[in-house]
């Protein structure tokens, strides 16, 4: 303590009420916001990860249909106006907006599962090194 390595911890938040035989899923209010980054704090700039797709590639169960796992590839939501400043789609003050699958006595960001996973990535220790 630049950088290689290498173990190991960590690493996502949210509901009331109404109407109904039945809704945390329809209506009305409300509430929530992973990670890096950036002239100054960001769901909404950039990027990333996650979930999703693919008669993809190996790999594992299955007699086989077909399921799992990984890999690679593809998809991958939304903001404006004013304002302070040297700077701010990030602060302030208005008003909007967005939100994977699969389930359900009724359609879901907010309930329940895959998930006691996996993660972007963050922090700690030990070599090597400079």
């Nucleotide at each position: 303590c630049a950088a290689c390595g290498u173990g190991c911890c960590c690493g996502g938040g949210g509901u009331c009420g109404g109407u109904g035989u039945a809704a945390g899923u329809c209506c009305g209010a409300a509430c929530c916001g992973g990670c890096g980054g950036u002239g100054a704090c960001a769901g909404u700039c950039c990027g990333c990860g996650a979930a999703c797709c693919g008669c993809g590639g190996c790999c594992c169960c299955u007699c086989g249909u077909g399921g799992g796992g990984u890999c690679c590839g593809g998809c991958c939501g939304a903001a404006c106006c004013g304002g302070u400043g040297g700077g701010a789609u990030u602060c302030c003050g208005g008003u909007a907006c967005c939100g994977a699958c699969g389930g359900u006595g009724a359609a879901a960001g907010u309930c329940c599962g895959g998930a006691g996973g996996g993660g972007a990535g963050a922090g700690c220790g030990c070599g090597u090194g400079a």

This is a predicted structure of a 130-nucleotide RNA (FMN riboswitch aptamer (RFN element)) from Propionibacterium freudenreichii.
The source organism's lineage runs through Bacteria, Bacillati, Actinomycetota, Propionibacteriales and Propionibacterium.
Its Rfam family is "FMN riboswitch aptamer (RFN element)". Rfam describes the family as follows. The RFN element is a highly conserved domain that is found frequently in the 5'-untranslated regions of prokaryotic mRNAs that encode for flavin mononucleotide (FMN) biosynthesis and transport proteins.